[in-house]
RNA sequence: GCCCGCACCUCGGGGGGCCCUACUGGGCUGAGAUGCGGCAACGCGGACCCGUUGAACCUGAACCGGUUAGGACCGGCGGAGGGAAGGUGCGUGGCCCGGCC
Numbered sequence: 001g002c003c004c005g006c007a008c009c010u011c012g013g014g015g016g017g018c019c020c021u022a023c024u025g026g027g028c029u030g031a032g033a034u035g036c037g038g039c040a041a042c043g044c045g046g047a048c049c050c051g052u053u054g055a056a057c058c059u060g061a062a063c064c065g066g067u068u069a070g071g072a073c074c075g076g077c078g079g080a081g082g083g084a085a086g087g088u089g090c091g092u093g094g095c096c097c098g099g100c101c
Base pairs, nucleotide, nucleotide: 001095002094003093004091005090006089007088008087009086010085011051012050013049014048017028018027019026020025034045035044036043037042057082058081059080063076064075065074066073
């Protein structure tokens, strides 16, 4: 110096679908299907998930096959293309380089 492990600090990314309905509510899946403001576009927040060892999430995609009440589920597309993390300290861890005896 780099790597690894641990702790701490600060920070970042993401989605909110489907079905029924008397429009008020009910049902399905899921970690999550949300609250407030706004005519709307959108903004702010809560919970949850995820941050390169990255299938969190987005794109292709109103995709293809099966299946289902259904964009739920299974397989394909597909480990395809994208995608958000830095710092400090400690180590009775590893490797490498240099100096001295």
Record summary
A computed fold for a 101-nucleotide RNA from a Rhodobacterales bacterium, annotated as TPP riboswitch aptamer (THI element). The RNAcentral record of the sequence draws on Ribocentre. Of the family's consensus pairs, 100% are formed in the model. Lineage of the source: Bacteria > Pseudomonadati > Pseudomonadota > Alphaproteobacteria > Rhodobacterales.